[in-house]
RNA sequence: GCAAACUUAUCGAAAGGUAAGGACGCAAAGCCAUGGGUCUACAGACUACCGUCUAUGACUGCCAGGUUGCCA
Numbered sequence: 001g002c003a004a005a006c007u008u009a010u011c012g013a014a015a016g017g018u019a020a021g022g023a024c025g026c027a028a029a030g031c032c033a034u035g036g037g038u039c040u041a042c043a044g045a046c047u048a049c050c051g052u053c054u055a056u057g058a059c060u061g062c063c064a065g066g067u068u069g070c071c072a
Stems, first nucleotide, its partner, number of pairs: 001026002006021006024061001030067003034064003037059003044053003
């Protein structure tokens, strides 16, 4: 310097985002959805009508990679 869980408000179909409070942690917990992974399934497809599949939606505080840097 950043800010997990949780709480409140708000946006969203959801996952989740944003703001405030709050600190579990982090020496890149700065930035980029590029590869893998994870989450969701409005719409769509299938269906035995129970459900199943699918990212074009998300997550970088899951692991790599790229890039700019900090401390020692």
Molecule: c-di-GMP-I riboswitch aptamer
Organism: uncultured Anaerosporomusa sp.